Overview:
Predicted 3D model of a 73-nucleotide RNA (transfer RNA) from an Oligoflexia bacterium. It matches the Rfam family "tRNA". It is annotated as a transfer RNA. NCBI's taxonomy places the organism under Bacteria, Pseudomonadati, Bdellovibrionota, Oligoflexia. The sequence was found in a public genome assembly.
[in-house]
């Protein structure tokens, strides 16, 4: 050039045929402890890569555009 996968919180990653996004680590704040460190409880914290399109309704479905892998020429 072409083909396939991935992009989701500060990492690392779910998300079941479309119904208003969650885990663990980490943060931050109480409780226990003389303090630290563990433990527990609660909190914060997402324009789901950026655009458009379908639909009442899109992380989900199409198209484009960006970046990363991977195979082919």
């Nucleotide at each position: 050039g072409g083909g396939c996968c991935c992009u989701u919180a500060g990492c690392u990653c779910a998300g079941u045929u479309g119904g208003u996004a969650g885990a663990g680590c980490g943060u931050u704040u109480c409780a226990c402890u003389g303090g630290c460190a563990g433990u527990g409880a609660a909190a914060a914290g997402g324009u789901c890569a950026g655009g458009a399109g379908u639909u009442c309704g899109a992380c989900u479905c199409u198209c484009c555009u960006a970046g990363g892998g991977u195979c082919c020429a």